[in-house]
Context: one part of a larger RNA
RNA sequence: GAAUCAACGCUGGCGGCGUGCCUAACACAUGCAAGUCGAACGCGAAGGGAGCUUGCUCCUGGUGGCGAGUGGCGAACGGGUGAGUAACGCGUGGGUGAUCUACCUUCGAGUGGGGGAUAACGUAGCGAAAGUUACGCUAAUACCGCAUAUUCUGUGAGCAGGAAAGAGGGGGAUCGCAAGACCUCUUGCUUUAGGAGCGGCCGAUGUCGGAUUAGCUAGUUGGCGGGGUAACGGCCCACCAAGGCGACGAUCAGUAGCCGGCCUGAGAGGGCGGACGGCCACACUGGGACUGAGACACGGCCCAGACUCCUACGGGAGGCAGCAGUGGGGAAUUGUUCGCAAUGGGCGCAAGCCUGACGACGCAACGCCGCGUGGGGGAUGAAGGUCUUCGGAUUGUAAACCCCUGUCGAGCGGGACGAAUAGCCCGCGACCUAAUACGUCGUGGGAAUGACGGUACCGCUAAAGGAAGCCACGGCUAACUCUGUGCCAGCAGCCGCGGUAAUACAGAGGUGGCAAGCGUUGUUC
Numbered sequence: 001g002a003a004u005c006a007a008c009g010c011u012g013g014c015g016g017c018g019u020g021c022c023u024a025a026c027a028c029a030u031g032c033a034a035g036u037c038g039a040a041c042g043c044g045a046a047g048g049g050a051g052c053u054u055g056c057u058c059c060u061g062g063u064g065g066c067g068a069g070u071g072g073c074g075a076a077c078g079g080g081u082g083a084g085u086a087a088c089g090c091g092u093g094g095g096u097g098a099u100c101u102a103c104c105u106u107c108g109a110g111u112g113g114g115g116g117a118u119a120a121c122g123u124a125g126c127g128a129a130a131g132u133u134a135c136g137c138u139a140a141u142a143c144c145g146c147a148u149a150u151u152c153u154g155u156g157a158g159c160a161g162g163a164a165a166g167a168g169g170g171g172g173a174u175c176g177c178a179a180g181a182c183c184u185c186u187u188g189c190u191u192u193a194g195g196a197g198c199g200g201c202c203g204a205u206g207u208c209g210g211a212u213u214a215g216c217u218a219g220u221u222g223g224c225g226g227g228g229u230a231a232c233g234g235c236c237c238a239c240c241a242a243g244g245c246g247a248c249g250a251u252c253a254g255u256a257g258c259c260g261g262c263c264u265g266a267g268a269g270g271g272c273g274g275a276c277g278g279c280c281a282c283a284c285u286g287g288g289a290c291u292g293a294g295a296c297a298c299g300g301c302c303c304a305g306a307c308u309c310c311u312a313c314g315g316g317a318g319g320c321a322g323c324a325g326u327g328g329g330g331a332a333u334u335g336u337u338c339g340c341a342a343u344g345g346g347c348g349c350a351a352g353c354c355u356g357a358c359g360a361c362g363c364a365a366c367g368c369c370g371c372g373u374g375g376g377g378g379a380u381g382a383a384g385g386u387c388u389u390c391g392g393a394u395u396g397u398a399a400a401c402c403c404c405u406g407u408c409g410a411g412c413g414g415g416a417c418g419a420a421u422a423g424c425c426c427g428c429g430a431c432c433u434a435a436u437a438c439g440u441c442g443u444g445g446g447a448a449u450g451a452c453g454g455u456a457c458c459g460c461u462a463a464a465g466g467a468a469g470c471c472a473c474g475g476c477u478a479a480c481u482c483u484g485u486g487c488c489a490g491c492a493g494c495c496g497c498g499g500u501a502a503u504a505c506a507g508a509g510g511u512g513g514c515a516a517g518c519g520u521u522g523u524u525c
Stems, first nucleotide, its partner, number of pairs: 001525004006521005013371006019364002021329001026327003030324003035073003040070002043067002047060006080282003089207004094202003099199001101197001104195003108191004112146001114144002121136006152161003166187006174181002208254001210252001215245003220242004225237003257279004261272004284305005307318004335361001337360003343357001344355004374404004384395004408466001410461003414458002424446008469514005474495003480509005490497002
């Protein structure tokens, strides 16, 4: 000099864009952060209709989608933190003839015929609660067989084995008492082969300092055979052999998430890894599996532990390193705000619902950038202050005074860009089709939709009115005099000042530097 997730002191007008627990991975009150689908399913309620005994019974429940439940998909993403980890964890460039993949996409084949349950519900019981038991009833895209097998799996072959589910819209002829069959469109389901994208695994190479850590290792190193996995492998197991690593630093102990990058520097280097992006690890501590395409699973389950809470003492409940917020620790780090309007995500045919992701607003000079605190004129060089050789000098064009301007801020009320297009409704055309239905696509038109927001921006009015401090002045280092003090009080980054004329302490006047900041302290180059 530059930099900083900074803090402290004094001071403080506005705006834009960013950033904001570096410490206790300490403990957490409260609210919210993951739901959705009635176009998978039965039931209940609301609503509607009928009956009568007027508060009950029966039917319906098309529309609508309220309640819990069965079922499907999601909950493995998104969000947080950096404890652990010196490791195939990360980076770079490869391999997988040793692999998996729900949703999406492309091309094939199929979607036939049956069955038994169970929650909800009803009845009865236990418990303070959390919850739970028995009996009975019922549905499905829930569950289980049978058939079939293009392909698939096993096998040298023969052969053997293995699947499914329906739902919604519309309808001319034919059949049917009706429901419907039937036809058609959409969507789903089963099975195979590809694609895309996401993963798993393997080897090469790089990746902090310590030798005052020199030897380490028995599933250890390899083989044979098995088990296990989506998959290779001592990953695991039985047997056999005695190997394997190490001064090119094994082992041990210390420290640390890694990278793109950031800071500094002419560079080479050195330091760092906060925000943003990629990967990894973790989710009160330790262990374990279940479900699933995917987890050994932050807001799932089980066990153990510590802690907290409830209890009728028998027994139960919990996990903010999600967003806010509280206590504590600390030099130190914000609101228990608004909205799903945009972008993105989950579910759904859709309308839509959910979304503390996200978009916004708020707080903090914490940082960077921009703007303002006025401009021009104005000499009796006013008054006052300070110094003085008492003549004057300086503050100083500074002020007063005159003429202007109106950025910012304040007030006023009027206008107003963009973020909004998808989707929805109506019409037309094409495709599909038996069909001018439905549906899909294209096109034209229409009605709505903004948290921020009393927005940005534009306009009107008045008035210089509301807006400057901080540090330094002995040398390094730009800037000097007076008074007070008297090795005292004090200053200080280094050299050093102060013991009666201190440009070095304190105050004043003046001057220098930077400026909504200026200094100090810490840290890095």
The part of an RNA shown here (small-subunit ribosomal RNA, 5' domain) has 525 nucleotides and comes from a metagenome. The prediction has a mean pLDDT of 82.